[in-house]
RNA sequence: GAUCAGAUAGCUUAACGGUAAAGCUUUAGACUGAAGCUCUAACUACCAUGGUUCGACUCCAUGUCUGAUCA
Numbered sequence: 001g002a003u004c005a006g007a008u009a010g011c012u013u014a015a016c017g018g019u020a021a022a023g024c025u026u027u028a029g030a031c032u033g034a035a036g037c038u039c040u041a042a043c044u045a046c047c048a049u050g051g052u053u054c055g056a057c058u059c060c061a062u063g064u065c066u067g068a069u070c071a
Stems, first nucleotide, its partner, number of pairs: 001070007010024004018054001026042005047063005
């Protein structure tokens, strides 16, 4: 330099255009003599900017960052 893939919660991952799901973690409560286990609840997210669309995490363009391959 060229081609391709990716960016979602504190972490690990889902989501085929229709109001973003789960596990772990954290906090509170129940349980216990206490702790752990278990149960219940809460908190927290779509890389940025624009475009298409009635409607965008999803499609398109540009940019940023990360990774792979080739040279």

Annotation: This is a predicted structure of a 71-nucleotide RNA (transfer RNA) from Alosa alosa. Its Rfam family is "tRNA". Rfam classes the family as a transfer RNA. The coordinates come from a structure-prediction model, not an experiment, and the mean pLDDT is 81. NCBI's taxonomy places the organism under Eukaryota, Bilateria, Gnathostomata, Otomorpha, Alosa. The sequence is in RNAcentral, with records from ENA.